[in-house]
Context: one part of a larger RNA
RNA sequence: CCCGCAGCUAGACGGAAAGACCCCAUGAACCUUGACUGUAGGCUGAUAUUGGGUUUAGGUAGUUUCUGUGUAGGAUAGGUGGGAGGCGAUGAUCCUGUGGCGCCAGCUAUAGGUUAGCCGUCGUUGAAAUACCACCCUGAACCUAUUUGAAUUCUAACACCGGCCCGUGAAUCCGGACGGUGGAAAGUGUCAGUUGGGCAGUUUGACUGGGGCGGUCUCCUCCCAAAGAGUAACGGAGGAGCCCAAUGGUACCCUCAGCCUGGUUGGCAAUCAGGCGUCGAGCGUAAAGGUAGAAGGGUGCUUGACUGCAAGACUUAUCAGUCGCGCAGAUACGAAAGUAGGGCUUAGUGAUCCGGCGGUGCUGGAUGGAAAGGCCGUCGCUCAACAGAUAAAAGGUACUCUGGGGAUAACAGGCUUAUCGCUUCCGAGCGUCCAUAGCGGCGAAGCGGUUUGGCACCUCGAUGUCGGCUCAUCACAUCCUGGGGGUGAAGAAGCUCCCAAGGGUUCGGCUGUUCGCCGAUUAAAGUGGUACGUGAGCUGGGUUUAAACCGUCGUGAGACAGGUUGGUCCCUAUCUGCUGUGGG
Numbered sequence: 001c002c003c004g005c006a007g008c009u010a011g012a013c014g015g016a017a018a019g020a021c022c023c024c025a026u027g028a029a030c031c032u033u034g035a036c037u038g039u040a041g042g043c044u045g046a047u048a049u050u051g052g053g054u055u056u057a058g059g060u061a062g063u064u065u066c067u068g069u070g071u072a073g074g075a076u077a078g079g080u081g082g083g084a085g086g087c088g089a090u091g092a093u094c095c096u097g098u099g100g101c102g103c104c105a106g107c108u109a110u111a112g113g114u115u116a117g118c119c120g121u122c123g124u125u126g127a128a129a130u131a132c133c134a135c136c137c138u139g140a141a142c143c144u145a146u147u148u149g150a151a152u153u154c155u156a157a158c159a160c161c162g163g164c165c166c167g168u169g170a171a172u173c174c175g176g177a178c179g180g181u182g183g184a185a186a187g188u189g190u191c192a193g194u195u196g197g198g199c200a201g202u203u204u205g206a207c208u209g210g211g212g213c214g215g216u217c218u219c220c221u222c223c224c225a226a227a228g229a230g231u232a233a234c235g236g237a238g239g240a241g242c243c244c245a246a247u248g249g250u251a252c253c254c255u256c257a258g259c260c261u262g263g264u265u266g267g268c269a270a271u272c273a274g275g276c277g278u279c280g281a282g283c284g285u286a287a288a289g290g291u292a293g294a295a296g297g298g299u300g301c302u303u304g305a306c307u308g309c310a311a312g313a314c315u316u317a318u319c320a321g322u323c324g325c326g327c328a329g330a331u332a333c334g335a336a337a338g339u340a341g342g343g344c345u346u347a348g349u350g351a352u353c354c355g356g357c358g359g360u361g362c363u364g365g366a367u368g369g370a371a372a373g374g375c376c377g378u379c380g381c382u383c384a385a386c387a388g389a390u391a392a393a394a395g396g397u398a399c400u401c402u403g404g405g406g407a408u409a410a411c412a413g414g415c416u417u418a419u420c421g422c423u424u425c426c427g428a429g430c431g432u433c434c435a436u437a438g439c440g441g442c443g444a445a446g447c448g449g450u451u452u453g454g455c456a457c458c459u460c461g462a463u464g465u466c467g468g469c470u471c472a473u474c475a476c477a478u479c480c481u482g483g484g485g486g487u488g489a490a491g492a493a494g495c496u497c498c499c500a501a502g503g504g505u506u507c508g509g510c511u512g513u514u515c516g517c518c519g520a521u522u523a524a525a526g527u528g529g530u531a532c533g534u535g536a537g538c539u540g541g542g543u544u545u546a547a548a549c550c551g552u553c554g555u556g557a558g559a560c561a562g563g564u565u566g567g568u569c570c571c572u573a574u575c576u577g578c579u580g581u582g583g584g
Base pairs, nucleotide, nucleotide: 001584002583003582004581005580006579007578008577010576011575012574014571015570022405023404024403025402027401028400029397030396031395032394035202036201037200038199039198041195042194043193044192045191046190047189048188049187051154052153053152054151055150056149057148058147059146060145061144062143064141065140066139068137078136079135080134081133082132085119086118087117094113095112096111097110098109099108100107101106158182159181160180161179162178165176166175167174205217206216207215214234218240219239220238221237222236223235241386242284243343244342248302249301250300251299252298253297254296256280258276259275260274261273262272282291283290285348287346288345289344306329307328308327309326312323313322314321318387331340332339333338354380355379356378357377358376359375360374362373363372412459413457414455415454416453418452420448421447422446423445424444425443429439430438466541467539468538469537471533472530473529474528475527476526479504480503481502482499483498484497485496486495487494506520507519508518509517510516547565548564549563550562551560552559553558
């Protein structure tokens, strides 16, 4: 050097399983409910099957009899018309008793007695006699007819029960006859209302230095923005979702804030007078730009906060948005020239569909109309997730599943080093005195890559995760042992710094613990790296599936870096590596 054999598992990000954690999908499935929309079922009502009486409470129509005082007035005058007489032995008037009404004056009905008269026409009143007749109004009573509701009752529908009788008849079946009970109820059909996670179909947004929680989503102003325009971030600051019939138009006029001086109450500051005063004030509303030769402050008259258009531009993916010469009509102000199609400008907003209202020389389904539609104007959306999926929508999953992602988190690695550890510099001060024996304020410069982080670069068609056991190996910023300097080193024991990695660096109790506390020792019981070394070496106590209990939260399904009990750890070694051994 080549080839074996027996072993060990450190590596081949070893094998196995298109990661179950995490995120994504306008994916799925189950489960829940105060999600949405339905629906089985329940309840209630109407109606059909479904009929007869009685009572009662109403409605309508009719006959009869009554009923009606505001004041003035012999008084309880319903309205209108006719009307000069009407009624009375078939008993007027008056008296007594009783019932009804009543705005307590009376009206009306009836029984008994009495016996021949009573009322109107005349004056007061808006209207004249219930003297008499007719037609009506309000309200009441009786009766008739019809109808509605309620209660009650009946039996013949209908339902149920019974025995023995029948049906060529065995049957606790069916049907009939007979008897009984209930009874127009129940049951059933149809329609409607209500209830309805019992069941079903679905929805439950996006951005995001992973996701969730929080915040945001449209429009305006400034910075970022790099002197044209534009320009991102969960960058830094603020506003809007209106207001005003004058805060609009026009003609004419005026100048502010602040300061100084003077002056009654009056003061730093009110109103007044004089002076200085280019803009620091004001401009409805945030900011920016603009503005005193007005866009600011007033006064007069007014409605251009008009109708029909529009050359030409800015902006722009589209849709939108913005400015506007000029023309026609009608108008306001101004002597006129002119100005005026809202407001100093930039926010104050919403497409389409659907529907409402007004107008209209349009269409009008054989024709004429109409309905309906079109066109013009206008109205109804925190459609605010603001280019708006529907008129209409919340949650759980550790029982879970599928497709994907290292486009995106948890472990480990990588980069960084804020944080962390260590070192150096400076030297305010402490150290009786003395900055530096030992310390060292405020600061500065580095190193390391053991902490907590940041980033999201390999890995999600899998890189097994804490601790322990076993076996280690390296660094030195050294715990012991070794050598030295300084000392605020007398000696001993220390403190501090330098050199040094050869060797060593304990046994127990509690806890899953690393850590920590405690006990007993020791020369010492070092700090770290090695995928927080080591699960194809072991364990499986913890964490982190499915079961279950408690507390808390939730209406609930369920949830909880809250607790608790239980809970499958696979691999026969091909290569590299290592150990032992053999042959050539």